Overview
Predicted 3D model of a 350-nucleotide part of an RNA (small-subunit ribosomal RNA, central domain) from an uncultured bacterium. It matches the Rfam family "Bacterial small subunit ribosomal RNA". Rfam links the family to the GO terms ribosome and structural constituent of ribosome.

Context: one part of a larger RNA
RNA sequence: UUGGGCGUAAAGGGCGCGUAGGCGGCCUGUUAAGUCUGAAGUGAAACUCCCGCUUUUAAGGUGGGAACUGCUUUGGAUACUGAUGGGCUUGAGUGCAGGAGAGGUAAGCGGAAUUCCCGGUGUAGCGGUGAAAUGCGUAGAGAUCGGGAGGAACACCAGUGGCGAAGGCGGCUUACUGGACUGUAACUGACACUGAAGCACGAAAGCGUGGGGAGCAAACAGGAUUAGAUACCCUGGUAGUCCACGCCGUAAACGAUGAAUACUAGUUGUGGGAGGUAUCGACUCCUUCCGUGACGACGUUAACACAUUAAGUAUUCCGCCUGGGGAGUACGGCCGCAAGGUUGAAACUC
Numbered sequence: 001u002u003g004g005g006c007g008u009a010a011a012g013g014g015c016g017c018g019u020a021g022g023c024g025g026c027c028u029g030u031u032a033a034g035u036c037u038g039a040a041g042u043g044a045a046a047c048u049c050c051c052g053c054u055u056u057u058a059a060g061g062u063g064g065g066a067a068c069u070g071c072u073u074u075g076g077a078u079a080c081u082g083a084u085g086g087g088c089u090u091g092a093g094u095g096c097a098g099g100a101g102a103g104g105u106a107a108g109c110g111g112a113a114u115u116c117c118c119g120g121u122g123u124a125g126c127g128g129u130g131a132a133a134u135g136c137g138u139a140g141a142g143a144u145c146g147g148g149a150g151g152a153a154c155a156c157c158a159g160u161g162g163c164g165a166a167g168g169c170g171g172c173u174u175a176c177u178g179g180a181c182u183g184u185a186a187c188u189g190a191c192a193c194u195g196a197a198g199c200a201c202g203a204a205a206g207c208g209u210g211g212g213g214a215g216c217a218a219a220c221a222g223g224a225u226u227a228g229a230u231a232c233c234c235u236g237g238u239a240g241u242c243c244a245c246g247c248c249g250u251a252a253a254c255g256a257u258g259a260a261u262a263c264u265a266g267u268u269g270u271g272g273g274a275g276g277u278a279u280c281g282a283c284u285c286c287u288u289c290c291g292u293g294a295c296g297a298c299g300u301u302a303a304c305a306c307a308u309u310a311a312g313u314a315u316u317c318c319g320c321c322u323g324g325g326g327a328g329u330a331c332g333g334c335c336g337c338a339a340g341g342u343u344g345a346a347a348c349u350c
Base pairs, nucleotide, nucleotide: 004321005320006319007304008303012318014201016199017198021194022193025088026087027086028085029084030083031082033081034080035077036076037075038074039073040072041071042070048066049065050064051063052062053061054060091191092188093187094186095184096183097182098181103177104176105175106174107173108172109171110154115149116148117147118146119145120144121143125136126135162169163168206247207246208245209244210243211242215241216240220236221235222234223233258317259316260315261314262313263312266295267294268293269292270291271290272289273288274287275286276285299306300305323350324349325348332343333342334341335340
């Protein structure tokens, strides 16, 4: 490479937008590049294969044929692919009418709680643990009442509920703003799918500058435990956690399951619509579309399990894998302020 694979054995890119490329709906005209077919030329000889001849045979020699799967020219075919012209509406998009949502950004506001400060009441303990001690407290703590400051997070509602491409998003109000869904069928008329490069986003931790700092808390200190205890437990406590701007670009970034389309039994729960039935009306019941769960037939699977939200049946495109260790290391390149990231071997060894 061919082949075979990628939920858990090695293997789906963290996620999107998108260039090149690949691939692409229905009807029809033209063309004839691919494709199919006929003919001609060429494809040296030897070699190879087949049939003869030859030494009785063999190897060998020799004659003929096949083959040389190719290339060029030319005549034709037109189903499919391509090119080009015309048309269509079911794919895709737009419009119109609706309802749902922690989708995003910014500003403002609110209550509970923790901590601290001030004042009142009040007196000897508080705190903490398996038990203690460090710690706090007669300079009046803890408890309790009133007032104030400040930061961070939003109980109940809350739900295998919702929204988002993923990361993720949860008090309330306002402003700006993205997407999806349902119904309709007015408009465009294949405008689609995927996507190497590229660009954008991307939890936490970490980094830079400037703020902020209540609680929590790496590091650190002390007290315990222990043979020891650089831990688990306790008392403290700094970065950090928060905000603004700029980096970093990684995660068990997980559904460990790439995206898109079509098809293939059902049952049941739940969220958002639409239509019908019913009714005074709200329920109810039926149908249908989109999402999100549980179970389960066919089928698949090494098994576990998956099963219309497929790991089933197919097609298109991308990414990735090829024994374990060495190693996600070394070297080089690129990126980064750094930490490091990305790309990514070999010797050797089993």
The RNAcentral record of the full RNA draws on ENA. Its mean pLDDT, the model's own confidence on a scale to 100, is 86.